[in-house]
Small-subunit ribosomal RNA, 5' domain from an uncultured prokaryote, 486 nucleotides, folded computationally. Rfam family: Bacterial small subunit ribosomal RNA. The prediction has a mean pLDDT of 86.
Context: one part of a larger RNA
């Protein structure tokens, strides 16, 4: 010069559009952040309020509501972090030995049976804290289970043999088995390339291949058993130090160089460490189960918890915001729908963090007014600057109209944007620097004191270099200092 997820210090009018813990992946009060479906199923309240009443109650409506349970999708999306990872990772280009719920095409088929189970009840751990856990008896289903049938489907030694289903409901749709194809997402495998440190030189024994088992959705030392003694390395193995990777960003005239905030794609983690479970998908952020630190509750038996999810609180720091509205839009999840949830998201609050427009007036005005400040005492300058005159009225007020974003309805934003209409120049300028380098000078103070300083220096009595005033000089809602990076 340019740059910044900046901060400090002075100073501040407004709008739009971004961006806002970079540090403790410290540790959290509190509230929300994943539901949803009665068109899968059984169960089924209460306030209230009419009647009746032997004053114990009892019907009816509330109402098949509210509610919990079976059950079915979804909770693997979405959101957050960057701790770890130097390659089980990314980035590019390939390749085979694989799966894929929803959802799109097709072809089939949806038959006849069974036994439980919560939820209710009783009853016990009980000395009834709580969490909750055990027995007994009832009852349902698109929960579970067996027959049949299955050409395509899997095995197969080619004979054979195995193996599906679920119904609902407003009567027209919505499922439900099996198989093919797609789509779309995930798995693995190879080649290139991916920071530093030789004051790190040898490293390995499931190790390195091989052959046969197990196992996986799938190849494979991924696992085992045998069998061979291989593999990797000065083209940097191993060891270690740092680091998420990339599109990109920022600079640069371009080679480069540095960096990886916000926005996209990938990956890893979810108090730490381990582990499986269900599932088309996980070895799961707001599931489980074990171990270990930490906070909490208890009646001392014993039991909860996990904000690197939106706010928001202590810490920690130079240093980063509301415990804020809406499901109107976009989109998600479930439902035939109606809808219901969704701190995704869209908005609104905070901050000059930043970038871009706008404005704090405009013309006239020479007695060159006072007043300051210099002076050689004649003046000069501030200075058309100011008043005074004429004027405008952007933006900000204040009033009154009003879109668009919505489609027939439904707008948080919204006192929205815009439009007009009024009032008055009214509300709205500062920082920094003047010795060269580098634009801008002059008087007082100080007297190697006070200070100043990026360099160079400057300051011991005429300091344009300290401070302070007047003058100028850049930039301007800023401006300077500090950090960084080219």
């Nucleotide at each position: 010069g340019a740059u910044u997820g900046a901060a400090c210090g002075c100073u501040g009018g407004c709008g739009g559009c971004a961006u806002g813990c970079c540090u403790a992946a410290c540790a959290c009060a509190u509230g929300c952040a994943a539901g949803u479906c009665g068109a899968a199923c059984g169960c089924g309240a209460a306030a209230g309020u009419a009647c009746c009443u032997u004053c114990g109650g009892g019907u009816g409506c509330g109402a098949g509501u509210a509610g919990a349970g079976u059950g079915g999708c979804c909770g693997a999306c979405g959101g957050g972090u960057g701790a770890g990872u130097a390659a089980u990772g990314c980035u590019u280009a390939g390749g085979a030995a694989u799966u894929u719920a929803c959802c799109c095409a097709a072809u089939a088929g949806u038959g006849g049976g069974g036994g439980a189970u919560a939820a209710c009840u009783c009853g016990a751990g009980g000395a009834a804290a709580a969490a909750c856990u055990c027995g007994g008896g009832c009852u349902a289903a698109u929960a579970c289970c067996g027959c049949a049938u299955a050409u395509a489907c899997c095995c197969u030694a080619a004979g054979g043999g195995g193996g599906a289903a679920a119904g609902a409901u407003u009567u027209a749709u919505c499922g439900c088995u099996a198989u093919u194809g797609g789509a779309u997402g995930a798995g693995c495998c190879u080649g290139c390339g991916u920071c530093g440190g030789a004051u790190u030189a040898g490293c390995u024994u499931g190790u390195u291949g091989g052959u046969g088992a197990g196992g996986u959705a799938a190849u494979g030392g991924c696992u085992c058993a045998c069998c061979a003694a291989g593999g990797c390395g000065a083209c940097g193995a191993u060891c270690u130090g740092u680091a998420g990777c990339u599109g990109g960003u920022c600079u640069g005239a371009g080679a480069g160089g540095a960096c990886g905030a916000a926005c996209a794609g990938c990956c890893a983690c979810a108090c730490u460490g381990g582990g499986a479970c269900u599932g088309a998908g996980a070895c799961a952020c707001g599931g489980c189960c074990c171990a270990g630190a930490c906070u909490c509750c208890u009646a001392c038996g014993g039991g909860a918890g996990g904000c690197a999810g939106c706010a928001g609180u202590g810490g920690g720091g130079a240093a980063u915001a509301u415990u804020g509205c809406a499901c109107a839009a976009u989109g998600g999840g479930c439902g035939c729908a109606a809808g219901c949830c969704u701190g995704a998201u869209g908005c609104a609050g905070c901050a000059a963090u930043g970038c871009c427009g706008c404005g704090u007036g405009u013309g006239u005005g020479a007695a060159g007014a006072a007043g300051g400040c210099c002076u050689g005492c004649g003046g000069g300058u501030u200075g058309u600057a100011a008043a005074g005159c004429a004027c405008u009225u952007u933006c900000a007020g204040u009033u009154g109209g009003g879109a668009a974003g919505a489609u027939a309805a439904u707008g948080a934003c919204g006192u929205u944007a815009c439009c007009a209409a009024c009032a008055g120049a009214a509300g709205a300028a500062g920082c920094a620097c003047c010795g060269g380098c580098u634009a801008a000078c002059u008087c007082c103070g100080u007297g190697c004191c006070a200070g100043u300083a990026g360099u160079u220096g400057c300051g011991g009595u005429a300091a344009u270099a300290c401070g302070g005033a007047g003058g100028g000089u850049g930039c301007g809602a800023g401006c300077g200092u500090u950090a960084a990076u080219c």